Predicted 3D model of a 96-nucleotide RNA (c-di-GMP-I riboswitch aptamer) from a Dehalococcoidia bacterium.
[in-house]
RNA sequence: CACCGACAAAGGCAAACCACUCGAAAGAGAGGGGCGCAAAGCCGCAGACCUACGGCCUCGUCUGAAGGGCGAAGCUAAGGAAGCUGGGCUGCCGAA
Numbered sequence: 001c002a003c004c005g006a007c008a009a010a011g012g013c014a015a016a017c018c019a020c021u022c023g024a025a026a027g028a029g030a031g032g033g034g035c036g037c038a039a040a041g042c043c044g045c046a047g048a049c050c051u052a053c054g055g056c057c058u059c060g061u062c063u064g065a066a067g068g069g070c071g072a073a074g075c076u077a078a079g080g081a082a083g084c085u086g087g088g089c090u091g092c093c094g095a096a
């Protein structure tokens, strides 16, 4: 230096859940909490995944028709997620 990762030392992070705020939702922020984590530090770049406000489209219904209103199904990321797998960047300690 590159691997590697001790029932090591010093520290660190924080799942579910609870209540508050934001958001259409997925989810996020801060507090409590602690399942776990050696990158559970940072980056949505690829795949997989979550959501569907808006948009597209179809059906039903109301309206004499047109146009439009209302309800529902389907598709859609521009939204999310780094604690799903890869990838990129950075970093503490040092037994075997």
Base pairs, nucleotide, nucleotide: 004094005093012037013036017032018031020029021028022027035083041089042088043087045086046085047084049080050079054076055075056074058072059071060070061069062068063067

The model forms 95% of the base pairs in the Rfam consensus. It matches the Rfam family "c-di-GMP-I riboswitch aptamer". From the family's description: GEMM was predicted in a large-scale screen for bacterial structured RNA regulatory elements.